[in-house]
Predicted 3D model of a 1485-nucleotide RNA (small-subunit ribosomal RNA) from an uncultured bacterium. The prediction has a mean pLDDT of 84.

RNA sequence: AGAGUUUGAUCCUGGCUCAGGAUGAACGCUGGCGGUAUGCCUAACACAUGCAAGUCGAACGGGAAUCUCCGGAUUCUAGUGGCGGACGGGUGAGUAACGCGUGAGAAUCUGGCUUCAGGACGGGGACAACAGUUAGAAAUGACUGCUAAUACCGGAUAAGCCGAGAGGUAAAAGAUUUAUCGCCUGAAGAUGAGCUCGCGUCUGAUUAGCUAGUUGGGGGGGUAAGAGCCCACCAAGGCAACGAUCAGUAGCUGGUCUGAGAGGAUGAGCAGCCACACUGGGACUGGGACACGGCCCAGACUCCUACGGGAGGCAGCAGUGGGGAAUUUUCCGCAAUGGGCGCAAGCCUGACGGAGCAAUACCGCGUGAGGGAAGAAGGCUUUUGGGUUGUAAACCUCUUUUCUCAGGGAAGAAGCAAUGACGGUACCUGAGGAAUCAGCAUCGGCUAACUCCGUGCCAGCAGCCGCGGUAAUACGGAGGAUGCAAGCGUUAUCCGGAAUUAUUGGGCGUAAAGCGUCCGUAGGUGGCUAGUCAAGUCUGCGGUCAAAGACAGAAGCUAAACUUCUGGAAGGCCGUGGAAACGGGCAAGCUAGAGUACGGUAGGGGUAGAGGGAAUUCCCAGUGUAGCGGUGAAAUGCGUAGAGAUUGGGAAGAACACCAGUGGCGAAAGCGCUCUACUGGGCCUGUACCGACACUGAGGGACGAAAGCUAGGGGAGCGAAAGGGAUUAGAUACCCUGGUAGUCCACGCAGUAAACGGUGAACACUAGGUGUAGUGGGUAUUGACCCCUGCUGUGCCGCAGUUAACGCAUUAAGUGUUCCGCCUGGGGAGUACGGCCGCAAGGUUAAAACUCAAAGGAAUUGACGGGGGCCCGCACAAGCGGUGGAGCAUGUGGUUUAAUUCGACGCAACGCGAAGAACCUUACCUGGAUUUGACAUCCCGGGAAUCCCGCGGAAACACGGGAGUGCCCUUCGGGGAGCCCGGUGACAGGUGCUGCAUGGCUGUCGUCAGCUCGUGUCGUGAGAUGUUGGGUUAAGUCCCGCAACGAGCGCAACCCCUAUCUUUAGUUACCAUCAUUCAGUUGGGGACUCUAAAGAUACUGCCCCGGUUAACGGGGAGGAAGGUGGGGAUGACGUCAAGUCCUCAUGGCCUUUAUGUCCAGGGCUACACACGUGCUACAAUGGGCUGUACAAAGGGUUGCGAGCCUGCGAAGGUGAGCUAAUCCCGUAAAGCAGCUCUCAGUUCGGAUUGGAGUCUGCAACUCGACUCCAUGAAGUUGGAAUCGCUAGUAAUCGUGGAUCAGCAUGCCACGGUGAAUACGUUCCCGGGCCUUGUACACACCGCCCGUCACACCAUGAGAGUUGGCUGUACCAGAAGUUGUUGGACCAACCCGUCGGGGAGGUAGGCACCUAAGGUAUGGCUGAUGAUUGGGGUGAAGUCGUAACAAGGUAGCCGUUGGGGUACCAGCGGCUGGAUCACCUCCUUA
Repeated sequence: AGAGUUUGAUCCUGGCUCAGGAUGAACGCUGGCGGUAUGCCUAACACAUGCAAGUCGAACGGGAAUCUCCGGAUUCUAGUGGCGGACGGGUGAGUAACGCGUGAGAAUCUGGCUUCAGGACGGGGACAACAGUUAGAAAUGACUGCUAAUACCGGAUAAGCCGAGAGGUAAAAGAUUUAUCGCCUGAAGAUGAGCUCGCGUCUGAUUAGCUAGUUGGGGGGGUAAGAGCCCACCAAGGCAACGAUCAGUAGCUGGUCUGAGAGGAUGAGCAGCCACACUGGGACUGGGACACGGCCCAGACUCCUACGGGAGGCAGCAGUGGGGAAUUUUCCGCAAUGGGCGCAAGCCUGACGGAGCAAUACCGCGUGAGGGAAGAAGGCUUUUGGGUUGUAAACCUCUUUUCUCAGGGAAGAAGCAAUGACGGUACCUGAGGAAUCAGCAUCGGCUAACUCCGUGCCAGCAGCCGCGGUAAUACGGAGGAUGCAAGCGUUAUCCGGAAUUAUUGGGCGUAAAGCGUCCGUAGGUGGCUAGUCAAGUCUGCGGUCAAAGACAGAAGCUAAACUUCUGGAAGGCCGUGGAAACGGGCAAGCUAGAGUACGGUAGGGGUAGAGGGAAUUCCCAGUGUAGCGGUGAAAUGCGUAGAGAUUGGGAAGAACACCAGUGGCGAAAGCGCUCUACUGGGCCUGUACCGACACUGAGGGACGAAAGCUAGGGGAGCGAAAGGGAUUAGAUACCCUGGUAGUCCACGCAGUAAACGGUGAACACUAGGUGUAGUGGGUAUUGACCCCUGCUGUGCCGCAGUUAACGCAUUAAGUGUUCCGCCUGGGGAGUACGGCCGCAAGGUUAAAACUCAAAGGAAUUGACGGGGGCCCGCACAAGCGGUGGAGCAUGUGGUUUAAUUCGACGCAACGCGAAGAACCUUACCUGGAUUUGACAUCCCGGGAAUCCCGCGGAAACACGGGAGUGCCCUUCGGGGAGCCCGGUGACAGGUGCUGCAUGGCUGUCGUCAGCUCGUGUCGUGAGAUGUUGGGUUAAGUCCCGCAACGAGCGCAACCCCUAUCUUUAGUUACCAUCAUUCAGUUGGGGACUCUAAAGAUACUGCCCCGGUUAACGGGGAGGAAGGUGGGGAUGACGUCAAGUCCUCAUGGCCUUUAUGUCCAGGGCUACACACGUGCUACAAUGGGCUGUACAAAGGGUUGCGAGCCUGCGAAGGUGAGCUAAUCCCGUAAAGCAGCUCUCAGUUCGGAUUGGAGUCUGCAACUCGACUCCAUGAAGUUGGAAUCGCUAGUAAUCGUGGAUCAGCAUGCCACGGUGAAUACGUUCCCGGGCCUUGUACACACCGCCCGUCACACCAUGAGAGUUGGCUGUACCAGAAGUUGUUGGACCAACCCGUCGGGGAGGUAGGCACCUAAGGUAUGGCUGAUGAUUGGGGUGAAGUCGUAACAAGGUAGCCGUUGGGGUACCAGCGGCUGGAUCACCUCCUUA
């Protein structure tokens, strides 16, 4: 410090996720030791048991026990009394508060402690304990009597206090033994506590108003003390947008975690403060409490009970139950530190010191170290060679931290001694022996680490992206590796990364985001000059911000963690001194901002009134006759009752052609005939005046298209709805016909739009060029125009700059300042609820649950478009002939079957693999056999191989018999090669699966003209350029131009055949001339044809024209051939997971007495049917018969087979020649000549069937071909649709070959005869290039919307039901304080005549206040509720096709109406619309 994830790829925006650190943690697996810390985060839930606050006999009386020398002494302590139980310990429920933090302050108190000063005189009366009686189950009392004190009460004294003063008031206690401890009063200190104020301290405005002791006053009361703290009276205030009130949440802080910091989160332990002590209320005592282990009352709960009454409060330490994912021992000790009491000894102390439990955390140590390669065995893997585990082990040497045992043994103890829970602990020494000690997670990317097996979208994984559908580095296991290590992973939470709330440090044209526009309040900000003040600002000094922590430096435990010591800083608050530039206040001035007056000026600015013509419709009349109207085509509609057309007249309403212009005006919405009245604003020029008067603007106010609403007018045209006609599968639409609201006017409401420049307002600055509107100045002119220049507005282009890019660019989206508004992933949703507004429609404000990992912007390359341009092709058109109809052949589907083997499926499967299924082939079926095998290699044994025969059988095969020994070497024993038989195990075998694991081969786009690269340049980049453009071509062919210059694969050419010629060579080919023959038959010839080798020729070379002086095109000459002469071979980068595992090869899987192998028979040839490809026809351009002519290219020895003979024929017999320019197949046919048939199901057509044969073959039944005789079906030119072909082509005619024993209408090849047509590129199909749009990229066979149906989830409404919190009014009112009463009772003091009275007190009564409780009525909030609304999610449901291309009616926004649904229609608006044309403007002079 970043990384992954949106895309085919790119840049950006933007969310999600990860790597880091942390924790009072928990869970899973595992677990050796020590040190130091930490340990109920949940139920402030309920608690059994024990302990946690007592102490003092030197305050007091008594009692008990022990001892006794009987004098007493010692010990213990129930009670009175003193001090302490307000500390220490726990918890965080409440509290948004002067509670806390920080800094100030004044009107206070302070036990014990310290210091100083002074004092303690003299009296009195009680009450517990105790004793007796008595109530009660108990707790606990009641009555009578006795008694002490440092308990209580008077009196005196007096510093003090009160009072102006006179005067008043007001203390004390002793104890033990010689020295102290106490007691009282005062003054001061220290400490602690109470109170007040400034500032800071969470969220919500879908909480906006709150407040009656409320705010203030003087008076009284009250308190330790100020105060509405309380009371009466008076006044009417106080708080709040700088957020009152209300609601929710929360103890606050030092700190802790994180972060570079700023911040964010947090408040366990430790420390400070606060609050609480079962819940609520209350006071008493006291220096201090409204009191955790005190009291009273009420409530809930638990326990005891004799039912009458009582007792209790672990949020102290342990512990129990419960809750929970989860948190310890009912331990030891007061030895240390500290606290209470005490003179002290001492007692008490679950504070504390320790131990125990827990890997809960941090720190440290160990599980050995060195050597050791035959790289052992085993495991895993393997290409079988090896690799790896791995120096790892074994083995050798060494060590002993740790462990076990044994011995020694602390510090912590202060204060002379004594005193240690921890603890026989830490530590030290010795002995023993490598001995006792390693796991967890991960290994697709992020992210370090890879293979095998299993599984087969299953099981499962997953933090994100995503893995898994038979070769999974992603699941599970194994081996190996990586990381950390007594731990390792997971989960949860916080910060970080996240500049993803942006102060540091973000944005708003198109990504989320500028309010529709303006006015203006508060607020924020603000021109120039000098003066003054010093609150902001800067600066010096002082106080404070506890300790701990953090930081720095030291020190102590062996080191670390841990602990101790020392030091200091930012920074905050307060006080005080200084400075005066800046900002601010005050006062003074200025004129550049702003404004005013005067003078001009343009304008669809606004409101109202008046007027005008064209058009439309309607009405009347005339002329006139059959249609009109409308559409893609029609129909509905109108018209013989006279339409439409046309002429004249009249009426009505609405809108104002041309001018008209990216021209004008207005804040925006918006504004367009003419004139008039009233009125707002702008601009220009110059002069004068005022003197910062300014900018922005939360709330607020005003205006605000269209649609819509209320009530009233008006209503020509247009026209939602509703009606009709069409279209369509449907058509609630698009089209047509008519048509209501509405559109218009006036009064109101409404307040929204793609209200858009998708760009808030204001000011300043920063190159220009060129239009246009208004106006000023200048030059010039007689004047006008032209020209130069300033200001204001409105456009375009463009530099710097900026931007993700597109783009913007003085009218900024540049550079700055000020103010406002708004944004923070997509969906849910601009929705729900609540509030406000509205007559309603609805508007405004505005969430959450849940869900996804994206949604999005700009640009790029493709692909696509019922987008555009250019071009090509038998693509269409022009033609010729077919297919589709018939019969048959053949292939396919389907069906059938034991099997009908398998593959191929749009073009690019279907006379295809198959260049030839009777057996074989053959892979299929049935049956019979076989198991190292039909075939290969190795090993062992035997035998030569081989041939013949018999028997069973369908054969395979099984059984038996016979003949027979070869070749090479030899040391003659034998060995070897080859072949056969038997045996063993390795293995063979598989046309079994996967063409979606593959190689190779092939098809297709397509013989289309394309596909790329290097360097350079441009762009952030994907990419672009080159390859585009202008021409041209069959061609990315060539030329020209150009930030490109070159190159490669393709094109073309080179290759083959063919067309012409030359040369060479003439056998088996040829024959002009010379002989010869029936015959090129034989001599001969080398001319010709031909053969087959080498060459030549054609290149736009020449001429004319066009073209850019080019490329090239048109025409012509010559030539056998002319612009690629014709044909073939040749197939770029790639696409289709195209085809083939059944040609072959091959990974993996499966099979192994079978899915292998052998054999026989059957099947692949089936047959209601459908399709493809063909053959033959339907006839006279023909059929039949007779005669007769002319090829090319092939094949042939298991062959072709002449001739002759036989047969009607297929063919048979015999057999010459030929291994082929020699012989044979082999008569070519159409053609030509003649005869016949005469338009018919025929002398057409030949299917089908019967009979008889021939041939091949082991064998023609299933299931061959051919021949002859007989039979003679459909069919008379073929619907929709569709195919081929542009010249030696189509059409037509025959011939040959491969395969092959036999079988050809198929395939491949050969020649013969030999046309028609092409105007042309509008349309169909396919393709190429450029351009454009795109929401597509699996690429239009794409994407995608909504209803409906089903499942699940969260949520709104809902008659209500039921809780919680809280407000208001009233009732009632415990305990208790205070006040009051003076009826009852009463020891101290006073008076007294001793009866009593007073002062005072106790218990009562009454009054105010008041907790719980109750009644009524509100507010907020939760749960639940029949039913209901929408929403979300869910591989393969239904209906349509709305959107993306002009998405097939451009889309979208607002609004209204309609409709199963997406949606449709009306009105207004927008471009975020394609295409074509026109206008205007700009650029290139």